[in-house]
RNA sequence: AGAGUUUGAUCCUGGCUCAGGAUGAACGCUGGCGGCGUGCUUAACACAUGCAAGUCGAGCGAGAAAGUUUCCUUCGGGGAGCGAGUAAAGCGGCGAACGGGUGAGUAACGCGUGGACAAUCUACCUCUAAGAGGGGGACAACAUUCGGAAACGGGUGCUAAUACCGCGUAAAGUUAUUGACAUUAGUUUGUUGAUAAUGAAAGGACUUCGGUCCGCUUAGAGAUGAGUCUGCGUCCUAUUAGCUAGUUGGUGGGGUAAAGGCCUACCAAGGCGACGAUGGGUAGCCGGCCUGAGAGGGUGAACGGCCACAUUGGAACUGAGACACGGUCCAAACUCCUACGGGAGGCAGCAGUGGGAAUAUUGCGCAAUGGGCGAAAGCCUGACGCAGCAACGCCGCGUGAGUGAUGAAGGCAUUCGUGUCGUAAAACUCUGUCAGGAGGGAAGAAGAUACGCAAGUAUUUGACGGUACCUCCAGAGGAAGCUCCGGCUAAUUACGUGCCAGCAGCCGCGGUAAUACGUAAGGGGCAAGCGUUAUCCGGAAUCAUUGGGCGUAAAGAGCACGUAGGUGGAUGUAUAAGUUAGUCGUUAAACUGCAGGGCUUAACCCUGUAUUGCGUCUAAAACUGUGCGUCUUGAGUGUAUGAGGGGAAAGCGGAAUUCCUGGUGUAGUGGUGAAAUGCGUAGAUAUCAGGGAGAACACCGGUGGCGAAGGCGGCUUUCUGGCAUACAACUGACGCUGAGGUGCGAAGGCUAAGGUAGCGAACGGGAUUAGAUACCCCGGUAGUCUUAGCAGUAAACGAUGGGUACUAGCUGUGGGAGGAUCGACCCCUUCUGUGGUGUAGCUAACGCGCUAAGUACCCCGCCUGGGGAGUACGGUCGCAAGAUUAAAACUCAAAGGAAUUGACGGGGGCCCGCACAAGCGGUGGAGCAUGUGGUUUAAUUCGAUGCAACGCGAAGAACCUUACCAGAUCUUGACAUCCUUUGCAACAUAUAGAAGUAUAUGGUUCUGCUUCGGCAGACGAAGAGACAGGUGGUGCAUGGCUGUCGUCAGCUCGUGUCGUGAGAUGUUGGGUUAAGUCCCGCAACGAGCGCAACCCUUGUUGCUAGUUACCAACAGGUUAAGCUGGGUACUUUAGCGAGACUGCCAGUUAAAAAACUGGAGGAAGGUGGGGAUGACGUCAAGUCAUCAUGCCCCUUAUGAUCUGGGCUACACACGUGCUACAAUGGACGGUACAAAGGGAAGCAAGAUAGUGAUAUGGAGCCAACCCCAAAAAGCCGUUCCAAGUUCGGAUUGGAGUCUGCAACUCGACUCCAUGAAGUCGGAAUCGCUAGUAAUCGUGGAUCAGCAUGCCACGGUGAAUACGUUCCCGGGCCUUGUACACACCGCCCGUCACACCAUCCGAGUUGGGUAC
Repeated sequence: AGAGUUUGAUCCUGGCUCAGGAUGAACGCUGGCGGCGUGCUUAACACAUGCAAGUCGAGCGAGAAAGUUUCCUUCGGGGAGCGAGUAAAGCGGCGAACGGGUGAGUAACGCGUGGACAAUCUACCUCUAAGAGGGGGACAACAUUCGGAAACGGGUGCUAAUACCGCGUAAAGUUAUUGACAUUAGUUUGUUGAUAAUGAAAGGACUUCGGUCCGCUUAGAGAUGAGUCUGCGUCCUAUUAGCUAGUUGGUGGGGUAAAGGCCUACCAAGGCGACGAUGGGUAGCCGGCCUGAGAGGGUGAACGGCCACAUUGGAACUGAGACACGGUCCAAACUCCUACGGGAGGCAGCAGUGGGAAUAUUGCGCAAUGGGCGAAAGCCUGACGCAGCAACGCCGCGUGAGUGAUGAAGGCAUUCGUGUCGUAAAACUCUGUCAGGAGGGAAGAAGAUACGCAAGUAUUUGACGGUACCUCCAGAGGAAGCUCCGGCUAAUUACGUGCCAGCAGCCGCGGUAAUACGUAAGGGGCAAGCGUUAUCCGGAAUCAUUGGGCGUAAAGAGCACGUAGGUGGAUGUAUAAGUUAGUCGUUAAACUGCAGGGCUUAACCCUGUAUUGCGUCUAAAACUGUGCGUCUUGAGUGUAUGAGGGGAAAGCGGAAUUCCUGGUGUAGUGGUGAAAUGCGUAGAUAUCAGGGAGAACACCGGUGGCGAAGGCGGCUUUCUGGCAUACAACUGACGCUGAGGUGCGAAGGCUAAGGUAGCGAACGGGAUUAGAUACCCCGGUAGUCUUAGCAGUAAACGAUGGGUACUAGCUGUGGGAGGAUCGACCCCUUCUGUGGUGUAGCUAACGCGCUAAGUACCCCGCCUGGGGAGUACGGUCGCAAGAUUAAAACUCAAAGGAAUUGACGGGGGCCCGCACAAGCGGUGGAGCAUGUGGUUUAAUUCGAUGCAACGCGAAGAACCUUACCAGAUCUUGACAUCCUUUGCAACAUAUAGAAGUAUAUGGUUCUGCUUCGGCAGACGAAGAGACAGGUGGUGCAUGGCUGUCGUCAGCUCGUGUCGUGAGAUGUUGGGUUAAGUCCCGCAACGAGCGCAACCCUUGUUGCUAGUUACCAACAGGUUAAGCUGGGUACUUUAGCGAGACUGCCAGUUAAAAAACUGGAGGAAGGUGGGGAUGACGUCAAGUCAUCAUGCCCCUUAUGAUCUGGGCUACACACGUGCUACAAUGGACGGUACAAAGGGAAGCAAGAUAGUGAUAUGGAGCCAACCCCAAAAAGCCGUUCCAAGUUCGGAUUGGAGUCUGCAACUCGACUCCAUGAAGUCGGAAUCGCUAGUAAUCGUGGAUCAGCAUGCCACGGUGAAUACGUUCCCGGGCCUUGUACACACCGCCCGUCACACCAUCCGAGUUGGGUAC
């Protein structure tokens, strides 16, 4: 000294929470010793029992007993002495008013502090002065008697005193009257006289008889203690604003120690209060204590001072002192005793009991200190001194020290290597505190007492305690826990658990890999303690005096006038209240700070010193105040001009609307997005003329004017307020602000009376809509208007209180004045308003910025987290509606401001895309194929699910595949590595079985090396265990791969700059592009990933090469054919090149930059066409079933083998396709032209057989050679003639072919027969911009077989695009946002269910009160 927490991130505001210290504490776990302290905070609740105040015989009378000694005795007892003038009781004196306890009451002169008493008292004590003569009469005790249960009481009789009472003496006392002196504001007080009245006493002890001591009386003084008065200070509440009748004062009287309405009679009508009276609540106050840097805040245990109280309330008596804790009386409650008549009691003394979360022993002693009594010895003392109990607190000490690495064992973790507990232990060498044993052993105590003339001498006294302390002995022996480990906050791993159990001070952890739960290991912290709870201060500048704020975060009252109050211009003088300096007094002690000292140290204790307040006196005179003067600049007055929707009243005006009357005129009008209700043939709307009524005042009109604000707009008149300018004549600080108070105060509302054209809440109707109590339309009442009142609020806003002064400019505009000019305008200066922009400065930022939100001063109002709530209750106001003032319980950890980046918007701007539009062809309807959902099933294995799942994984499920189901089997296993034994291998055959397998027989291997013994390996069998295995789970633990936005043009970085910061800039702007493509501009300059290019292919061409390709020229040759020789020109093949770059031209396109448009040339032109290529990222997108992989799970099974079945089911729904519905066609015949591929367990020609699928057979080909292979649409003919057909081919029957162990479930194909739906497809929806769509066929992968799917190939070959308003998706800029999981967001209210609280409720019940 700060930290956590609002957000995606930021700054601010703001609350909540934490880290510190403290406690008379309590609770949990634990616990060795000692010292010093502390210990009923609750029930001022109730208390059993014991003790806590007595003492004096040297004041007085009276006076035992037990016991013992002795004498007598009738042996029962009696007398005497001692005990003893003792105990107990009584009279009397002193004490009991101290000491001890408690904090109920008290908001008060109670307390604190400073004064006053000239308004007072004071026993015992000290000092001074004087005195004590002489008498008297009683009452207790006691005796006796009576009453009563008891407590206790009554009668009669006797008696003493330092008990009580007269008389005498005395004034120094008191009172009254009256002088003198001094003093005072004052008959205020003192001193000293005179006169009168009043008025004392007590003895005791000792004696050397001289006296001494203790008492007694009066007076004075002191000391001590007490009483009273007073200035100042002393909690919350105004949702308590008025209180007061002895009340305030006076006079007389009374009363007190003493002033005083303290009490009383009379008189007066006062006294207190916003500077908070009165009332209500709470509370003993202080020194101090805790905290804090301090100022403050909290507190008032222990110790000390004061006060109050003693079961509750009241009262007095005694006394120096009480209205009395252990006294009295009365009343009340409670408890106890009782013979029922009546009595007794008071722990807030010390112990102790109940109660309570909680607080000790019914201890020892008067040895010390102190107190009472006494002459003293002494007695009494739960004050006190000590001990006991309690980690309750503070302080000190210990639980060992050194060496010791195989880093032991063991635990935990592990990447299995090791790490860690850890020099820790063991082991070795030492020490001896505390505790234990033995021995010794205090100080605290002497100034006391006795004796004595004195010096001095003598003699005791210890509760604590055999304690502290000292010495010796033995031995590491007897002595460590608690809490925390996600961040704040020092310290982490494993296992268990699985939003469960639980944790949590705040944020928050826990839903299968939890450093946050529980346990363990390890670690951190503190330590005889450690945590938790409670409370206080701090941090909190979060009530801000020191030291905050109010435009938007909470906060300026709607506005003004003005009372109290606060504050106030220049100058002179006086004063000294404030202020400043010093003196003196006080500020008790303890405490605290500092210094020193004593207990071994410390805590603790002792000594010294310091200490902000109040009072007194003295001084200063600047400033503030106050008094007395002066001044003019603040303020006001005056004179002269000026502008204005400032206000009030009366009158007038025209346009418009509507209504009425009349004319013209005819079928509609009106209204809307579109309509309808409405109006209209009874004549509307329209139009013309006339008349009426009410309300509002177009244009001018303007960030223009006026007003305090609300507000004010046609014109004229009357009355009236304010403002500005010029002049500087007058007054002379008269000013500013303003709690309460008073007035004004939009709209709406209320009351009464008018008025009512238009508009128009409510209401009615028509629409819209899922509904539409709305928006739109047709009507329409209050109201809107006037007068008189009430109301008193608004986003009454500049969300900005008023006043004064100071602090850069520039530029508009309203009003005035001056200068300049002959004059108007223009121009310059100035005052006062009203706007814009902006410097400094301020601000969290936005912004404000001479009209401040800047710099300062004065005054007022207001704020202190969100919700509850501007609500409830109470008060005030109001006719009401309501206004104003204004909480709490409870609940949350936020609520909020400004700005930032995104995302979003049925916001805006620009742009793109087969996105729409323009076209062509489809899907959706039919049948079938295929996939999915659903359903079914023993199983219909699993995954994929909007675009971006659904002819998808699957480039091919009859068995296998296969993961699913049923059944039959195996258990080191079908598969891998290691070990031991073995060599019966493989293979063949037979039997059983559905098969896997099992059994039996035959069989006796291979490779390498070799010392020929064998060894090693392959392969097989048997055995044991480590392990194998898992298409089991988690794609939300992962890698890899993939989809998608999207081939969209974006995504970032470095340095610099701007910003408190998040961030911004760059990347925005002007153009342009397919493009963040390029150019220009620019606080940016550069760079990276993307774009483009580089790559492949295709289009033109050159060169090289020429077989299996090709054939122009030459030659040969056939029915024909590059068939042959030959050749490489062409085609072609496949390698290397060239070519295209806006390079050239034009443009009245462009900033003359990028670029665009057109053109030339060219095979190709503006990216030539196509492909590959996919930025940062998004979707917890997909995949654990391709593969890999963490963790979890199974292990005679969730692994492995086999047979059969299933994945092919079928009411239905959807997606993707094929074939069609026909004549641009079907059928038949003839005929032409491709490309790209594949082929050895293969492709297969020609030939033959079959209607055919195919079969037989096999030439050729490991392929530019042979084969698949026929290309098809096309072309040339023939036929069909608009129909469910010569369209269409499903379905079904029969017969076959092929593949394959095997076509039943469940293959493809062929032939014959059969011949379904379907006649172009609803809402909706898909693809495509050129060699594209459409259409036609061909090949390949997978594959034994199976293709309408997928991948590829070529043939034929269109239409349309005006354009970007709209739909969808995307990019950039901008704007709003309360969204950030980001609009599939956020969020409001009702309802349903559960629970809690309150109110009502047919009633019912208990209690109280009244009648």
Molecule: small-subunit ribosomal RNA
Organism: metagenome